[in-house]
RNA sequence: GCGCCUGUAGCGUAGUGGUAGCGUUCGACCCUUCCAAGGUCGCGGCCCGGGUUCGACUCCCGGCGGGCGCA
Numbered sequence: 001g002c003g004c005c006u007g008u009a010g011c012g013u014a015g016u017g018g019u020a021g022c023g024u025u026c027g028a029c030c031c032u033u034c035c036a037a038g039g040u041c042g043c044g045g046c047c048c049g050g051g052u053u054c055g056a057c058u059c060c061c062g063g064c065g066g067g068c069g070c071a
Stems, first nucleotide, its partner, number of pairs: 001070007010024004018054001026042005047063005
C1' cells in the first nucleotide's frame, strides 16, 4: 500500500428496515439478627459524517479505531 472481517451500556453480547433486548456491574428497596445468596425496581448504549427510504443499529459511500491475510 491492497483485500477481508469487525465496532451496540463500565464489561460481555442479541438484534433479517418499524417500541434497542439479555447477562454482569452500579443504585434503591424487600428478605436476613448481620453478611453472603435470593427477589423487585431503576440508571446507563447503537464509533463519526453523508446518502437511500415514509421510516436506518440494520442497506450504500467515506472516515476513524481494532483484528486477520497478501505485498
About this RNA
A computed fold for a 71-nucleotide RNA from Candidatus Iainarchaeum sp., annotated as transfer RNA. Rfam family: tRNA. Lineage of the source: Archaea > Candidatus Iainarchaeota > Candidatus Iainarchaeia > Candidatus Iainarchaeales > Candidatus Iainarchaeum. The prediction has a mean pLDDT of 83. The RNAcentral record of the sequence draws on ENA.